Predicted 3D model of a 360-nucleotide RNA (Bacterial RNase P class A) from an uncultured bacterium. Its Rfam family is "Bacterial RNase P class A". Rfam classes the family as a ribozyme. Rfam describes the family as follows. Ribonuclease P (RNase P) is a ubiquitous endoribonuclease, found in archaea, bacteria and eukarya as well as chloroplasts and mitochondria. The model forms 98% of the base pairs in the Rfam consensus.
RNA sequence: AGGGAAGAGCAGAUGUUCGCUGUGCUGAAAGGCACAGAGGAAAGUCCGGACACCACAGGGCAGGAUACUUCCUAACGGGAAGCUGCAGCAAUGCAGAGCCAGCUCCACAGAAACAAACCGCCCUUCGCGUUUCGCGCAGGGUAAGGGUGAAAUGGUAGUGUAAGAGACUACCGGUAUCUCUGGUGACAGGGGUAGCCGGGAAAGCCUUAUCCGGUGCAAUGCCAAAUAGGAAAGCACUGAUGUUGCCCGCAUCGCUUUCGGGUAGGCAGCUUGAGCUUGUCUGCGAGGGCAAGCCUAGAUGGAUGAACAUCACUCCCACUUGCUGGGAGCACAGAAUCCGGCUUACGAUCUUCCCUGUUC
Numbered sequence: 001a002g003g004g005a006a007g008a009g010c011a012g013a014u015g016u017u018c019g020c021u022g023u024g025c026u027g028a029a030a031g032g033c034a035c036a037g038a039g040g041a042a043a044g045u046c047c048g049g050a051c052a053c054c055a056c057a058g059g060g061c062a063g064g065a066u067a068c069u070u071c072c073u074a075a076c077g078g079g080a081a082g083c084u085g086c087a088g089c090a091a092u093g094c095a096g097a098g099c100c101a102g103c104u105c106c107a108c109a110g111a112a113a114c115a116a117a118c119c120g121c122c123c124u125u126c127g128c129g130u131u132u133c134g135c136g137c138a139g140g141g142u143a144a145g146g147g148u149g150a151a152a153u154g155g156u157a158g159u160g161u162a163a164g165a166g167a168c169u170a171c172c173g174g175u176a177u178c179u180c181u182g183g184u185g186a187c188a189g190g191g192g193u194a195g196c197c198g199g200g201a202a203a204g205c206c207u208u209a210u211c212c213g214g215u216g217c218a219a220u221g222c223c224a225a226a227u228a229g230g231a232a233a234g235c236a237c238u239g240a241u242g243u244u245g246c247c248c249g250c251a252u253c254g255c256u257u258u259c260g261g262g263u264a265g266g267c268a269g270c271u272u273g274a275g276c277u278u279g280u281c282u283g284c285g286a287g288g289g290c291a292a293g294c295c296u297a298g299a300u301g302g303a304u305g306a307a308c309a310u311c312a313c314u315c316c317c318a319c320u321u322g323c324u325g326g327g328a329g330c331a332c333a334g335a336a337u338c339c340g341g342c343u344u345a346c347g348a349u350c351u352u353c354c355c356u357g358u359u360c
Base pairs, nucleotide, nucleotide: 001356002355003354004353005352006351007350008349010347012311013310014309015308016307017306018305020037021036022035023034024033025032026031039332043343044342046341047340048339049338050337051216052215053214054213058248059247060246061245063212064211065210066209067208068082069081070080071079072078083096084095085094086093087092097207098206102205103204104201105200106199118146119145120142121141122140123139124138126136127135128134129133154172155171156170157169158168159167173197174196175194176193177192178191179190180189181188182187220268221267222266223265230259231258232257233256234255235254239253240252241251242250275294276293277292278291279290280289281288282287313329314328315327316326317325318324319322
């Protein structure tokens, strides 16, 4: 200097004038004064909850989610640290129960993909011939050599054989099992025994373990007002309704459809929280303890804004190289019950690490 990898916080500031909303104070009222007023993602509505109601949230089935180990958290499909495997030169990234419960699939090629002989190699009978042998038919043995393929009965060497073959032997690899050392553990390393020896796919069906009641602030509660405590038909305890679906149980006594009428207002929920900031102790870390301080939107057709000026930041140009002058730019985006995560969008900056080249 170039190329890459991983992370962190910020998301502009000040003043003047005008405007909007909430709270408090003041005022007979109009109004006045003070304080505060949209994010790191408020987005997506993907997870987990708090809270409210249903209410036996009881049981079973179905269904869904998660899936290495230990820890954090209210909890999570989240986070931290680690283990193993794969990719990468590396920083680093991604993945994670089970193929010895069963089933299914692996195109084409190939003899054969839960199996087998295309070319081969060997033996035997017979026949022919140029008769130490060669060729052909038939029978038997074989999978070491060749071929096909992503993958073909572990690899190398030897013994052995008619020819071969874990048939046997040595070493290695895998698998199973026993044991030692280290570790909380997943696992890692070492030793012994065994000839036990064909792969992949479980974001294939499936099996195993763990977990899951539902609906949601348009939840829910209160007040006021108005009307028609309406009409008809059907079902009805051997029934219906209620708690996602189904069944059992339980509770209640009505339920369904059509026509018609009234209301759509106000208040609460509504913002003090698994809250934030600072310091300190502790832990590898995510976090946790202790102490002190702070209160930071609550709208409801939906406030949180506009103008001007100066500065900050990024880029470009100029030169007198200076906190100099000029010009341009400044992302994604708007709370609606609240909180913890994940995912997505995006500007300028900062930090650490890896690789390559060059110079000292």

The coordinates come from a structure-prediction model, not an experiment, and the mean pLDDT is 80.